Overview:
The prediction has a mean pLDDT of 77. This is a predicted structure of a 108-nucleotide RNA (THF (Tetrahydrofolate) riboswitch aptamer). It was read from a public genome assembly, where an Rfam model found it.
RNA sequence: UGCAGAGUAGAACGUUAUGCGUUAAGUGCCAUGUGAACAGGGAGUUGUCACACGGACGAAAAGCUCUUAGUCCGAGAGCUUGCGGUAUAAGGUUCGCAUCCCGCUGCU
Numbered sequence: 001u002g003c004a005g006a007g008u009a010g011a012a013c014g015u016u017a018u019g020c021g022u023u024a025a026g027u028g029c030c031a032u033g034u035g036a037a038c039a040g041g042g043a044g045u046u047g048u049c050a051c052a053c054g055g056a057c058g059a060a061a062a063g064c065u066c067u068u069a070g071u072c073c074g075a076g077a078g079c080u081u082g083c084g085g086u087a088u089a090a091g092g093u094u095c096g097c098a099u100c101c102c103g104c105u106g107c108u
Stems, first nucleotide, its partner, number of pairs: 002107004010095004015090005020084003029055002032052005040102004061081008
C1' cells in the first nucleotide's frame, strides 16, 4: 500500500411466564411538533426510535361455579378455554453501525 475480517445499540420471528383488553384500551396506518440514539473515535441522512397532539380505519367470544332467588330472567363475584397485527420479563434463532473517514485483527 492492497485485500479480508471482527465488534454495538437494536430489529425480526418462535418459546415460556405474568399481566391488560374483550363495555375496545392497545397494536397497525397518516399528518404536525419536540427530542434521542446509531460498533473504539469523529461525522451523519430523505433512514430509525421515543414522546405530545390530532385524523382515518377497526376486533371473538364461549362455557362453568358461587351469591341474591321458590324457579327463570337479571345483577354481582370468581374460574376455565379462546380471541387481540396487545404489554412486560426471561431465554432461543436469524439479521445487524444507511453511508463516509480513522482506529482494531489477519494476510500481503